[in-house]
Context: one part of a larger RNA
RNA sequence: GGAUGAACGCUAGCGGCAGGCUUAACACAUGCAAGUUGAGGGGUAACGAUUCUGACUUCGGUUAGAAGGCGACGACCGGCGCACGGGUGAGUAACGCGUAUGCAACCUACCUUUAACUGGAGAAUAGCCCCGAGAAAUCGGGAUUAAUGCUCCAUAAUAUUAAUUUGUUACCUAACAAAUUACUUAAAGCUCCGGCGGUUAAAGAUGGGCAUGCGUACCAUUAGUUAGUUGGUGAGGUAAUGGCUCACCAAGGCGAUGAUGGUUAGGGGUUCUGAGAGGAUUGUCCCCCACACUGGUACUGAGACACGGACCAGACUCCUACGGGAGGCAGCAGUGAGGAAUAUUGGUCAAUGGGCGCAAGCCUGAACCAGCCAUGCCGCGUGCAGGAAGACGGUUCUAUGAAUUGUAAACUGCUUUUCUACAGGAAGAAUUGUAUUGAUUAUUCAGUAUUUGACGGUACUGUAGGAAUAAGCAUCGGCUAACUCCGUGCCAGCAGCCGCGGUAAUACGGAGGAUGCAAGCGUUAUCC
Numbered sequence: 001g002g003a004u005g006a007a008c009g010c011u012a013g014c015g016g017c018a019g020g021c022u023u024a025a026c027a028c029a030u031g032c033a034a035g036u037u038g039a040g041g042g043g044u045a046a047c048g049a050u051u052c053u054g055a056c057u058u059c060g061g062u063u064a065g066a067a068g069g070c071g072a073c074g075a076c077c078g079g080c081g082c083a084c085g086g087g088u089g090a091g092u093a094a095c096g097c098g099u100a101u102g103c104a105a106c107c108u109a110c111c112u113u114u115a116a117c118u119g120g121a122g123a124a125u126a127g128c129c130c131c132g133a134g135a136a137a138u139c140g141g142g143a144u145u146a147a148u149g150c151u152c153c154a155u156a157a158u159a160u161u162a163a164u165u166u167g168u169u170a171c172c173u174a175a176c177a178a179a180u181u182a183c184u185u186a187a188a189g190c191u192c193c194g195g196c197g198g199u200u201a202a203a204g205a206u207g208g209g210c211a212u213g214c215g216u217a218c219c220a221u222u223a224g225u226u227a228g229u230u231g232g233u234g235a236g237g238u239a240a241u242g243g244c245u246c247a248c249c250a251a252g253g254c255g256a257u258g259a260u261g262g263u264u265a266g267g268g269g270u271u272c273u274g275a276g277a278g279g280a281u282u283g284u285c286c287c288c289c290a291c292a293c294u295g296g297u298a299c300u301g302a303g304a305c306a307c308g309g310a311c312c313a314g315a316c317u318c319c320u321a322c323g324g325g326a327g328g329c330a331g332c333a334g335u336g337a338g339g340a341a342u343a344u345u346g347g348u349c350a351a352u353g354g355g356c357g358c359a360a361g362c363c364u365g366a367a368c369c370a371g372c373c374a375u376g377c378c379g380c381g382u383g384c385a386g387g388a389a390g391a392c393g394g395u396u397c398u399a400u401g402a403a404u405u406g407u408a409a410a411c412u413g414c415u416u417u418u419c420u421a422c423a424g425g426a427a428g429a430a431u432u433g434u435a436u437u438g439a440u441u442a443u444u445c446a447g448u449a450u451u452u453g454a455c456g457g458u459a460c461u462g463u464a465g466g467a468a469u470a471a472g473c474a475u476c477g478g479c480u481a482a483c484u485c486c487g488u489g490c491c492a493g494c495a496g497c498c499g500c501g502g503u504a505a506u507a508c509g510g511a512g513g514a515u516g517c518a519a520g521c522g523u524u525a526u527c528c
Stems, first nucleotide, its partner, number of pairs: 001528004006524005013380006019373002021338001026336003030333003035080003040077002043073002047071002050067007087291003096216008106208002111204008119153004129142005159184001161182009189196002217263003224254003229251008266288004271280003293314005316327004344370001346369003352366001353364004383414004393405005419465006428455001433450007472517005477498003483512005493500002
């Protein structure tokens, strides 16, 4: 000098863009953050319409009751989603990450393409109803009922398993293709009749899993280490290879090219600095990993050993009728604590994206916006021109006078960025829905009109007014741009280094003046 997720002191007009718990992975009140589907199902708690019946009637209707038949729909069964998105960096020195390869050792819901199929039967169960236990959480019993829930039968191969033959390829296992034989295994309906689904197989796409080469912090004041340890055979397990696990056998494996141990740490793209080499860094954004009160375990599922799922143990907090229960903000806000220090218990699903749904739509603290903070970067402004009686006042001096503040002010003219008031007022909107036209097998496609904006009456534009609303901070001995007076008297104090201060201090404190930067300026901390 540059830089920062900064903090502190003084000061502060505006806008744009960004950023904002670096500390206690400390504890958390409250609200929200993952639902959706009635075009799978039985149904009907609430709302609405309609119909029927009774009563009243001013003949308009009012009122009471009934009907899942209807629009819809609480709870329930089923499907899909909840493994994404969002957070954090505790752990991890590791195939965790980066890079380059391999899988002849693998999986992949939804999506796309192709081919074939979608026949028949059965038993339950939630809900509802009845009874009971409990303070509650919740639980038990009985009766009855549905399906795209569950089970069975049929049919079926390029699937599975086994065997045979032929061919091709090869990187250690062998793999692939074709043919033959046998065995095993499937489905679900809804419908506005257009479709939406279901099952099997093959391929693609996407996403993952595994393995390997190389690279990946410090300490040798850590020198030996290892018993499933190293390898083999066999078996089990897995989507799959493998001591992954087990039985048996062998005695190996690693290590001064640093094993083992300890300490520290998420890794990378990046970012900062530097002429570069290099050094430092990993906050925001992107990719990967790990974690979800602490430890462990599996279940479901295409996918989890699952942040807002389950079970067990532990610590902590809360409720309790003392028998027993409930909870997990490292999601968004917010609270306490810690700290030098870090924001609102905001708005909207309008856009983008995600989940479900045929769709309308619903959900979405993802996201988009707004609020707070000079935390940073960038931009703009705080006027411009003229104006010498070089005014008053201040300060200084060689002091009847001069110098300086200083064209500075006053005063005259001009401008209006900004400001105030008033008026107008966006783009971001594509879709979707509705209406309509045309094509068409079609609820399919295309066109036209209309509809849909949180931000926001915001940005922006115009008119009017008036210099009006807007400058500080640090420094002035040398390094280092900028000097005098007064006070103080080795005191009070300053200080980054050298050093100033003991009676004329350009170094302390004040004043005048000057210099630097400027809505900031200085100090502190850290990196180069």